The RNA shown here (SAM riboswitch aptamer (S box leader)) has 125 nucleotides and comes from a Bacteroidota bacterium. It matches the Rfam family "SAM riboswitch aptamer (S box leader)". Gene Ontology term of the family: regulation of gene expression. Rfam's curators write: The SAM riboswitch is found upstream of a number of genes which code for proteins involved in methionine or cysteine biosynthesis in Gram-positive bacteria. Model confidence (mean pLDDT): 82 of 100.
């Protein structure tokens, strides 16, 4: 890589090094950037997916504090993450607007719902 699951409008930056680009990908838009971009290292935070405690209900089971599963609360030593803008907007469907028209489709435009891509954590062969 790939395949399940759960999340994705919240949060949290400084310093050293470098020295033109970055905001995944293509395309549009809008942004960030010599008052220093992407990279590296340092320290520092944030959050609480795994984690620790404790609790409640359920399952197995002859028997459950002890095994396993879901919820509640409190933590943050540890393993990942992440620390401009909603995954920075759209883009494909579906549905209802708005403008346009003599009325109506197409172009174009708002706004909801799902895809699908994509991060990111747990699982798994």
């Nucleotide at each position: 890589a790939g395949c399940u699951u759960a999340u994705c409008a919240a949060g949290a930056a400084a310093g050293g090094c470098a020295g033109a680009g970055g905001g995944a990908u293509u395309a549009g838009g809008c942004c960030c950037u010599g008052u220093g971009a992407a990279g590296c290292c340092u320290u520092a935070g944030c959050a609480a997916c795994c984690c620790u405690g404790u609790u409640a209900c359920a399952g197995u089971g002859a028997g459950a504090u002890u095994c396993u599963g879901u919820g509640g609360c409190a933590g943050a030593a540890g393993g990942u993450g992440c620390u401009a803008a909603a995954u920075c907007c759209u883009a494909c469907c579906u549905c209802c607007g708005g403008a346009u028209u003599c009325a109506a489709a197409a172009a174009u435009u708002g706004g909801a719902g799902g895809u699908u891509a994509g991060a990111u954590a747990a699982g798994u062969a």